[in-house]
Context: one part of a larger RNA
RNA sequence: UCAUGGUUAAGGAACUCGGCAAAUUGACCCUGUAACUUCGGGAGAAGGGGGGCCUACCCAGUAAUGGGAGGCUGCAGAGCAAAGGCCCAGGCGACUGUUUACCAAAAACACAGGACUCUGCCAAAAUUAACGUUGACGCAUAGGGUCUGACACCUGCCCGGUGCUGGAAGGUUAAGGGGGGAUGUUACUCGCAAGGGAAAGCAUUGAACUGAAGCCCCAGUAAACGGCGGCCGUAACUAUAACGGUCCUAAGGUAGCGAAAUUCCUUGUCGGGUAAGUUCCGACCUGCACGAAUGGUGUAACGAUCUGGGCACUGUCUCAACCAUGAGUUCGGUGAAAUUGUAGUAGCGGUGAAGAUGCCGCUUACCCGCCACGGGACGAAAAGACCCCGUGCACCUUUACUACAGCUUAACAUGGAUCGUCGGUGUGGCAUGUGUAGGAUAGGCGGGAGGAGUUGAAGUGGCCUCGCCAGGGGUCAUGGAUCCAACCUUGAAAUACCGCCCUUGCCCCGCUGACGGUCUAACCGGGAGACUGGAACCGUGUUUGGUGGGUAGUUUGACUGGGGUGGUCACCUCCGAAAGGGUAACGGAGGUUUCCCAAGGUCCGCUCAUGCCGGACGGUAAUCGGCAGGGGAGUGCAAUAGCAGAAGCGGGCUUGACAGUGAGGCACACAGGCCGAUCUGGUGCGAAAGCAGGGUAUAGUGAUCCGGUGGUUCCGUAUGGAAGGGCCAUCGCUCAAAGGAUAAAAGGUACGCCGGGGAUAACAGGCUGAUCUCCCCCAAGAGCUCACAUCGACGGGGAGGUUUGGCACCUCGAUGUCGGCUCGUCACAUCCUGGGGCUGGAGAAGGUUCCAAGGGUUCGGCUGUUCGCCGAUUAAAGUGGCACGCGAGCUGGGUUCAGAACGUCGUGAGACAGUUCGGUCUCUAUCUGUGGUGGGCGUGGGAAUACUGCGGGGGUCUGUCCUUAGUACGAGAGGACCGGGAUGGACGCACCGCUGGCGGAUCAGUUAUCAUGCCGGUGGUAUGGCUGAGUAGCUACGUGCGGUUUGGAUAAGCGCUGAAAGCAUCUAAGUGCGAAACCGGCCCCAAGAUGAGUGUUCCGGUAUAAAGGGCCGUUGGAGACGACGACGUGGAUAGGCGGCAGGUGGAGGCUGUGAGAGCAGUAGAGCCGAGCCGUACUAAUGUGCCCGGA
Repeated sequence: UCAUGGUUAAGGAACUCGGCAAAUUGACCCUGUAACUUCGGGAGAAGGGGGGCCUACCCAGUAAUGGGAGGCUGCAGAGCAAAGGCCCAGGCGACUGUUUACCAAAAACACAGGACUCUGCCAAAAUUAACGUUGACGCAUAGGGUCUGACACCUGCCCGGUGCUGGAAGGUUAAGGGGGGAUGUUACUCGCAAGGGAAAGCAUUGAACUGAAGCCCCAGUAAACGGCGGCCGUAACUAUAACGGUCCUAAGGUAGCGAAAUUCCUUGUCGGGUAAGUUCCGACCUGCACGAAUGGUGUAACGAUCUGGGCACUGUCUCAACCAUGAGUUCGGUGAAAUUGUAGUAGCGGUGAAGAUGCCGCUUACCCGCCACGGGACGAAAAGACCCCGUGCACCUUUACUACAGCUUAACAUGGAUCGUCGGUGUGGCAUGUGUAGGAUAGGCGGGAGGAGUUGAAGUGGCCUCGCCAGGGGUCAUGGAUCCAACCUUGAAAUACCGCCCUUGCCCCGCUGACGGUCUAACCGGGAGACUGGAACCGUGUUUGGUGGGUAGUUUGACUGGGGUGGUCACCUCCGAAAGGGUAACGGAGGUUUCCCAAGGUCCGCUCAUGCCGGACGGUAAUCGGCAGGGGAGUGCAAUAGCAGAAGCGGGCUUGACAGUGAGGCACACAGGCCGAUCUGGUGCGAAAGCAGGGUAUAGUGAUCCGGUGGUUCCGUAUGGAAGGGCCAUCGCUCAAAGGAUAAAAGGUACGCCGGGGAUAACAGGCUGAUCUCCCCCAAGAGCUCACAUCGACGGGGAGGUUUGGCACCUCGAUGUCGGCUCGUCACAUCCUGGGGCUGGAGAAGGUUCCAAGGGUUCGGCUGUUCGCCGAUUAAAGUGGCACGCGAGCUGGGUUCAGAACGUCGUGAGACAGUUCGGUCUCUAUCUGUGGUGGGCGUGGGAAUACUGCGGGGGUCUGUCCUUAGUACGAGAGGACCGGGAUGGACGCACCGCUGGCGGAUCAGUUAUCAUGCCGGUGGUAUGGCUGAGUAGCUACGUGCGGUUUGGAUAAGCGCUGAAAGCAUCUAAGUGCGAAACCGGCCCCAAGAUGAGUGUUCCGGUAUAAAGGGCCGUUGGAGACGACGACGUGGAUAGGCGGCAGGUGGAGGCUGUGAGAGCAGUAGAGCCGAGCCGUACUAAUGUGCCCGGA
């Protein structure tokens, strides 16, 4: 010193984030018990009372015993032990339960109850590759999923989005079906040839049409996911707005609640509680950003829940003290660990990779331990968890991308029979066809002059069918012999009859498709089986479209004065750019992703902007004329450089906005870019010389792959072709993150992980000093007057390094971060106290300023707070630094891991310098440093003792009252300086006589139980069992004392004398006053003060050595151990013993008395640790040993 126990005066939560911890309460009996309530509860509410021992007496009982009544006794009778503290109010959750084994027990989970939804049984759902199994040997009062979460009162509006459910229409749509066609090849054919055409077949390709779900579309659905407005005006004070207007919406938040677990501003405002209330309770409503089963509002009971208050109680505190036990310490035994570059390891100032034991300078320091403390060794531990980085990882999410399972759709297969209905298509047959004109309902072309008819013509009737309503076709019956064409008219066409064909329709057949019915034999189910139910469906397989975070793999850019947010990313122009070129920044300014068939070429011509003058409408400004006008105009477009001899403005003719070539250069990493004469071909303009390979120049852009189109003397898998490719030309990229990772890609992580970084942020330091604080200069003004008593605009100059920042320099193989506590220390820009000046200073009280850092600088309420506000004081309640001093010193309330909730944001995972409840603080000290305490050696002989004081440290505060004096001053009210005295507060040192506390070998009382054979007496254990007292000692709450007085030298200031400067002047020479500051004085340490000092005394000079010291022993109010003190027989050192003080409080025994418990007497008794005095009984033995010695 710590841990664990015990006690504590007075106060009683003042402690603190918070009554944390501790204390109180406690079992039993009697009594008594509120609000509220779901009538059960609340409730052990709260509160109050009781208890031991004895029995001559009474009652009950057979008795044990119980009750009554009376008596006895202690401080205390549940006498020890076991053993709720209580109350009021609020939040949350109804409740009992469950949970993060090892930091979260909760408001989280669960829960009965409510609701939605799915599921008809081979159920849905789940698992599985399948079989199978669970569901369930259950059957909708059942089972699964989701949400809510007892109970009470309730649960509003929105179906636009998303989801789900329904919807025989329509649109779109896969494989499959379907094949119009196309292409290639070629017999053949045409052609002198080159070559063209081309049947069948084969091959390739393939249109229409057909073809489900899905999607679109139409509805329904919110106890599905979810959502639930803005602006303006208006009432006879003002304010407000029942009212009105307007815009938008799918609809605009109803009831209820509301600064709330939700309110930023905010400590909202008011009320309550308190002396004082950022918390709390009740209200208000301005709800940043409540709100109705992601339920709203209440609610009795319940809670190791959270919050506020009160009573009781206390060492939580004021403010600490004592005691016990165990550590620590010393000795004996045993005996780790992390750590460790080597260490002979000091302070300050400086320097320095920016905070040095180690460098520089100065200072300090004899050598070495031991006990302590924990400021430093950017201490130890853990390759920082925050932050950033990595074309790192993992997990999670989703309307990221891409797949896959699953589900679903269709086709085909397994896989059959039959009937019906309706399509498509093909052959055949039959029918069908109306513009006008025309006898009439003329499909087209061709042939054609005849054809049909007893195998029944015309006509008539019925029926069927088509229809443009005029009629056509068919059939049956009747009828019994004609009818039609040619002709006429009309017209594009003329009809009979025949052939080929078209439109539309019907029929048979072939092929094919769809839908529906029936059957049974595949297949499935039931059954032991007989048989039976379902049935070509289901199921399964292959293909196919859809759906598909269920699962998986991945992506999710860079720059960046950290990262994110924002901005940017290619190209052009200027400045930056420092007179060649080039040159960076998240430097300063602007443009581009085109345009033009003329805005190109050429030849010829012209001259602008502007001003002045003149001139009908006509004006400042239209067009016209004149003069001036070197460019101020214009140049398609930004800027720059150009341009009048024009590159500007017109006109004519035109296409060089050519093909091939590319000497030579510019520029340049590459890729790419730029200029360009000549030659060849052909061209335009010009008489010609000539000019022309776009545009005054510099932007107007995109590599490669892949694919398309055109051309082609190229290749052509036996050959010939072809397919396909190459080459030339050209097309398709806001590949704009623009040298372009892929055809195709977003997010979260606080559950996180790894690799790295002080290359890069948050803390601290450093540099800087914008900001900040302070000071100064100028002086407009304010101050009645007057800049400067006081205040000081507009401006200017500094200092400091406490703010907010900037920078990113040490530290990311770790420099722990706010506040509090503890402990300080320094600065002074001084809060108080001290000394002065000025005052718009009468006095008193102030204002302002100068000097001054000695000391001092309060306690509470609120909040995590620093800060701040408030209460009460004070002489005053200073400002800052010290890693925003101090976590190897403490705390852990805040912040800042994992749980949970609210509001808000997000589809979501999740997120929030928003809120809320909860949430592991390790370290035995090597060095240094500091406080103690020893050993060694030195101090020129060795010792003992007493000093000096170099130097260092401590101390240094201040009120009130009385007096001077009710004086000076003042109209009064009020009211001093200076000086004298008294008494306090806080602080410090010492002490224990007093007052208290503790007082574990003191005394007494007493409970339970055991032992001593029993009684009596006594002892043990129960916290020392509990309780009451208490000597020594240690202590504060107790007591005494302290700060002073005073000397020196000074500060500001005030002076004396006094020149420079005949004056003046406190100064220049000289000189005097003047403050808690400075140096002394007071107290303490102190000669290792190595600078080792001084006085006195002792011893000794050559051995038996001395003085002296140590060892050893008895010990101590001394002490961790050493040390220090006392004593060692010539002795009171300790123990014992005796006496006394003092404590307890009346022992035991005996006697007396009583029924007994008990009481009284003997007797202030007995007992008694440490105190005082005495006493040689015990132990300090021995002429002991060792050191010492020039």
This is a predicted structure of a 1190-nucleotide part of an RNA (large-subunit ribosomal RNA, half B) from Spirosoma arcticum. It matches the Rfam family "Bacterial large subunit ribosomal RNA". Taxonomically the source falls in Spirosoma (Bacteria, Pseudomonadati, Bacteroidota, Cytophagaceae).